[in-house]
Small-subunit ribosomal RNA, central domain from an uncultured marine eukaryote, 350 nucleotides, folded computationally.
Context: one part of a larger RNA
RNA sequence: CUGGGCGUAAAGCGUCUGUAGGUUGUUUAGUAAGUCCAAUGUUAAAGGUUGAAGCUCAACUUCAAAAAUGCGUUGGAAACUACUAGACUGGAGUAUAAUUGAAGCAGAAGGAAUUUCUAGUGAAGCGGUGAAAUGCGUAGAUAUUAGAAGGACCACCAAAGGCGAAAGCAUUCUGUUAAAUUAUUACUGACACUCAGAGACGAAAGCUAGGGUAGCAAAUGGGAUUAGAUACCCCAGUAGUCCUAGCCGUAAACGAUGGAUACUAGACAUUGCACGUGUCGAUCCGUGCGGUGUCAAAGCUAACGCGUUAAGUAUCCCGCCUGGGAAUUAUGCUCGCAAGAGUGAAACUC
Numbered sequence: 001c002u003g004g005g006c007g008u009a010a011a012g013c014g015u016c017u018g019u020a021g022g023u024u025g026u027u028u029a030g031u032a033a034g035u036c037c038a039a040u041g042u043u044a045a046a047g048g049u050u051g052a053a054g055c056u057c058a059a060c061u062u063c064a065a066a067a068a069u070g071c072g073u074u075g076g077a078a079a080c081u082a083c084u085a086g087a088c089u090g091g092a093g094u095a096u097a098a099u100u101g102a103a104g105c106a107g108a109a110g111g112a113a114u115u116u117c118u119a120g121u122g123a124a125g126c127g128g129u130g131a132a133a134u135g136c137g138u139a140g141a142u143a144u145u146a147g148a149a150g151g152a153c154c155a156c157c158a159a160a161g162g163c164g165a166a167a168g169c170a171u172u173c174u175g176u177u178a179a180a181u182u183a184u185u186a187c188u189g190a191c192a193c194u195c196a197g198a199g200a201c202g203a204a205a206g207c208u209a210g211g212g213u214a215g216c217a218a219a220u221g222g223g224a225u226u227a228g229a230u231a232c233c234c235c236a237g238u239a240g241u242c243c244u245a246g247c248c249g250u251a252a253a254c255g256a257u258g259g260a261u262a263c264u265a266g267a268c269a270u271u272g273c274a275c276g277u278g279u280c281g282a283u284c285c286g287u288g289c290g291g292u293g294u295c296a297a298a299g300c301u302a303a304c305g306c307g308u309u310a311a312g313u314a315u316c317c318c319g320c321c322u323g324g325g326a327a328u329u330a331u332g333c334u335c336g337c338a339a340g341a342g343u344g345a346a347a348c349u350c
Base pairs, nucleotide, nucleotide: 004321005320006319007304008303012318014201015200016199017198021194022193023192025088026087027086028085029084030083031082033081034080035077036076037075038074039073040072041071042070049065050064051063052062053061054060091191092188093187094186095185096183097182098181099180100179103177104176105175106174107173108172109171110154111153115149116148117147118146119145120144121143125136126135162169163168206247207246208245209244210243211242215241216240220236221235222234223233258317259316260315261314262313263312266295267294268293269292270291271290272289273288274287275286276285299306300305323350324349325348332343333342334341335340
C1' cells in the first nucleotide's frame, strides 16, 4: 500500500458558507467515448508452465505447445456510465396565507439589592471565625429613617421548555434584519449532496487605544493556621470583569458521536402548526407534519450501552487514525503588537 477503523481503546476539523473535484431523481430518442463481443497484428530470445526427447538417473540441455497481460486496427452490441436533443414531478427552490421563539442589531424606559455620600434618631461597640486576630468605630461606627449619586445585574415567571450553524441568547417596549414550521394550491423543472484550497463567525482569558469602575476579584499587603504555609480561612485590594473601536483564534469549543438521503416494532411525555369529533364556547380526545426528551423490539457493540434524533441496514462526499514516550517539542514557513497560534519531524528509549 491493501485491508481495518474513528461515543469511551489512536482517530470527526469549534461551526458554517462555498470554488475546483467527486457523486447525482424519473423517462424517450440518438451517438458510441468508457463498457462488452468477435477477428486480426504485436507483446524478442532466454526464464517460468505443460508434453516429449538426449546425456545410465537427476541436476542440466534440446524440441514442441499452450497460456497470460497490455497496446494497435477492423467489424459489431446498446443494458449500464457518459454526451446531445426533448419530456416529467416525487428531490430542491419560488410565490401566497398564517404561526412561533431568551435568534441578531440599535434605541428608549424600568426594577429589587450592594456600595458611597448628605441629613435625622441613637450611644459603644461592630465585623469576622472552628476559635481568633488584622480591620472599622466617641473626629459618633454598626443599627434605623429619609433623600441623592453611580456602576453592574435582571429574582419570581422558568420547564426534561424555546431560538440559533456553532460560540451562544432571558426585565419591558419600539424600530429593523434574518430564520424555521404548517397549510393550500399555483409556478420553475434536477436547479441537488458533499466539499481540498479559500472565506466568514467563533466562550473565557489575554493584548492595543479611549472611557468607566458599584460589587466581585488574579497579583499584592496584612491577620490566622502550621514544623513550615509563597495555600485552604479572615481583613483589605490592583489589573480585570463593563462600554466603544481593533487584535487574538484557542477550550472537556462535548452528544468526547462530520454532513446528506432512504429504509427498519412500538409506548409515554413535551413543544410549534393544521385538520377532525365533541361543545353555546373551550378544556379534552383522535389524526398528519416539524422539533425536544425518557423507555424499549429487531439489529449492532469488547463491554458499557446505542436503538426512527442509531452507535441498526445501505449509498455518496469530506476530515482524521496506524504502539507508548521523546512531542501541545525542535527546525523551517505562515499569521500575530505581544502572549502565542497553525503546520510539524527525527535521533534516542521502552